The part of an RNA shown here (small-subunit ribosomal RNA, 5' domain) has 490 nucleotides and comes from a metagenome.
Context: one part of a larger RNA
Order: sequence, then C1' cells, then structure tokens
RNA sequence: GGAUUAACGCUAGCGACGUGCCUAAGGUAUGCAAGUCGAACGGUCUUCGGACAGUGGCAGACGGCUGAGUAACGCGUAGGUAUCUACCCCAAACUCGGGUAUAGCUCAUCGAAAGAUGGGGUAAUUCCCGAUAGUCCCUGAAUUGAGUUUUCUCUAUUUCAUGGUAAAGCUCUGGCGGUUUGGGAAGAGCCUGCGUCCUAUCAGGUAGUUGGUAGGGUAAUUGCCUACCAAGCCUAUGACGGGUAGCUGGUCUGAGAGGAUGAUCAGCCAGACUGGGACUGUGACACGGCCCAGACUCCUACGGGAGGCAGCAACUAGGAAUCGUGCGCAAUGGACGCAAGUCUGACGCCGCGACGUCGCGUGGAGGAUGAAUGCCUUAGGGUUGUAAACUCCUUUUAACAGGGAACAAGUUCUGAGUGUACCUGUUGAAUAAGUGCCUGCUAACCACGUGCCAGAAGCAUCGGUAAUACGUGGGGCACGAGCGUUAUCC
Repeated sequence: GGAUUAACGCUAGCGACGUGCCUAAGGUAUGCAAGUCGAACGGUCUUCGGACAGUGGCAGACGGCUGAGUAACGCGUAGGUAUCUACCCCAAACUCGGGUAUAGCUCAUCGAAAGAUGGGGUAAUUCCCGAUAGUCCCUGAAUUGAGUUUUCUCUAUUUCAUGGUAAAGCUCUGGCGGUUUGGGAAGAGCCUGCGUCCUAUCAGGUAGUUGGUAGGGUAAUUGCCUACCAAGCCUAUGACGGGUAGCUGGUCUGAGAGGAUGAUCAGCCAGACUGGGACUGUGACACGGCCCAGACUCCUACGGGAGGCAGCAACUAGGAAUCGUGCGCAAUGGACGCAAGUCUGACGCCGCGACGUCGCGUGGAGGAUGAAUGCCUUAGGGUUGUAAACUCCUUUUAACAGGGAACAAGUUCUGAGUGUACCUGUUGAAUAAGUGCCUGCUAACCACGUGCCAGAAGCAUCGGUAAUACGUGGGGCACGAGCGUUAUCC
C1' cells in the first nucleotide's frame, strides 16, 4: 500500500447493487416451513354446489440449514466396471380367470390423557392363487474364439431342451393408466493411479490382521461376513500415534513465483438433541418417519405419556459483534393431480444496519473600502479571505401536486412488490460536513496554559518555566458521507 461476513470512537443527506451469529453443532415460548389425488376404493355429512376421516397411490431420499465429525478414495483430477435406476423418452408385445383379508363402519370394553383391545361385517389400481408369453431368468448341452497346450479353463456369440416369473383398472369417451422386454436420457453405487496441513520430545504397527479355498451376503466387486488353510501385510519415500482441519471452483495479495484463505455464489462430502438399530421404498439406515438407550424440557388423575428450530421469523444465553415473530405464490422452480387447482419461510419482494462497492448532492457566476469577528503582531500591519454580506442565476436533490409503467409467459383473466420506478409542473439556496493529523519518518505552525505534573506515543522519543510533540484557541494539511483506531492476511 491492498484486503476484510469485521468491531469500536466521532460524524452522517440520498439512491442502486450486494451483504449481515466468524462466539455456544448452547437451550428454545409462539406461528408457519410437505403435501397432494374423490378421474383408485367403500363410506359419512350435505344447503345437492360440494366437503370430509379412513384404505390405496405418488411425493415426504428433492428443495432449505449447518460444518460438529472427517487427514479419508472425504475432496480434486484422470481412468475403470462386477452393478442398480421410480418418474421421463423411443420401440415391441400383452392387459385372461378366480379368491379372502383388512381399515373405515358397527357393537362392547379399558384408560386422566396419549391411546388401546375384542366380536361382527365391507371395498379397491390393497393382498393372494391360477392361466398365457418372449429376443426375460435359471439349469444343462452344442458351436465359435482366446489362453494353456495332454487333459483342461475362461469369456463371448448363436442354437436347442427342461423348468420358472406378468398385469388394474378409472373415465367427462378426448384420454389417463397397468405388465414384460430391449434401448436412451439423467442419476447413483463400487474400484484404481496421482495430488491433498503440522509433529520423530510419536519408531515400530497389525490376528479379520495379509493372502488362498469353500460358503453366506449385496443391485454389484471385495475379509463385506463365517469356517478352514498358509504367515503374511504396512513402515525413515515416515507406518502407527498425537494435534489441527470439511474439500474444491475460487477469494485476497503479489510483477511473477509464491504466500494466506475457503463468508456470500456454485460442485462434492458429512450431520440433524447424544449413541445405536433397522423398517418402508427405485432410492434412506431418512432434519420437520419408526424403535431402543441416555441427557434435558413439558403434561399427568402418579398408573403413564409428549418433544427435538444446524428450516423461516422470533426469544434467551454467550459475545467486540451480525436484521422483521413482514408481504405474496404475480414471476422462476418443485410435489401431487387428466385438469381446475392445492401446497411451497424454495423463491420473488419489502423492511432494518454507511457493513461494503459504486453513483449523486450539500449550489453556480460575479463580488474589495480586502467590511465585521477571531487569531497573530516588530503595533506599521498580516491572516481568516472572494470567504461573507450583496447582485444575478440554476433546481440535481427535497417538499407538494398531476400522470404513470415493464416485469404477464397465455386469446381472456391473473402483480406481492406498488400508485413503486419513471415523466411533468410548482415552491424556494431552499433539506444536507465531518473526521484525523500538523517534531522526523510524513503533506501541514503560531499563541496561550501546563511545568518529568497533567499527559502524548507506530518507532525514534516529547514534557523538569519561553514545548511547532501535552491541553486549548487561531491557522494549515489529508481524505470526505465518511474519517480515524483496533484485529487479521499478503
């Protein structure tokens, strides 16, 4: 000098665009943040328009938040494959026949509640059985190819045979679906090379450990797991241990090399009160799902129950420090739905904060007897200073009045923001300047007060009676709606 998610002091007119718990991954009152479908189903109510609890389906694995953990195939980069993929797209074929459960309901019972139990009976795109089908699956055989070459082993293609597995209907008659197979798109799983902080005052570490065989398990490879067998495997190119830390694109600085950093935005990972576990499902071992244990909070009739803001606001605590319990689904995007639409604290907006960047303004021209005042003075004057007054002008901005969008995509209708931005007119210089410094580094000097006191200070230092260094006044210098100080990085 530059930079900052900054804070503090003094000061402060406006706008645009950004940005705002870095600390306690401490605790949370209240409201909202994930629902939707009656064109799957039986019902209940009905003002006959419709509304609704339940079964069923899809969605709740996205979006949003946080960075505790993690030194790791976690991330980055470059490859690989033994795999899966709901919804979407393309292609082909099919969509046949049966069955009995269960919620709701009803009857009864228990409980303070949360809720629970039993009897009866009912529906479906719920569940089950059967049929049929293939270029699907399993097993076996043959064929071709490769390796070894004597057998044999492996992969792939093709063919044959045995066996096995499907489906669901609704309809406003336009459609929407269902099943099987192949392909695509997009996504995910797994594996590998290389890179990825400090520490040797951490030198040895490791028994599922390293490898093999067999089996189990998985969508899939693998000690992933189990049994048996062998005794390996890693390590001064730093294993193991300890400390610290989410990683990256980037950001800051620097001529660069490099150093530092990882807020906002984007990609990946991890977490959801703490620890563990599975269920459902294409996908979770699941933030606003379930179960168990623990800590904490709340309710209780003391028997037992309920909860999880690292979602948006908000409260409390901590802290130098970080905002509204706002408006709207109008736009973009998402879930569901044939649709109308519903939901959406994602998002779009408004609000608060000079926290930052950028822009604008606080007036312009003229004006000397260089007025007055202040300060200094060698008492002549100098300076404040064209500064003011005064004259003429302008109206950015401000206030008021009038008009008034785009954003709507979609023929109609639909705007939270918003009577906003913007435009026109009227009024009148009107509404608007500070902060730090002035000994040297370092641009800018005098007077008074003080007297090693009070104080200043980044360093050198200054102050003990004439202090350009302390305090005040005048003057000056620098930057300017900011200016200084502190902290951190280069």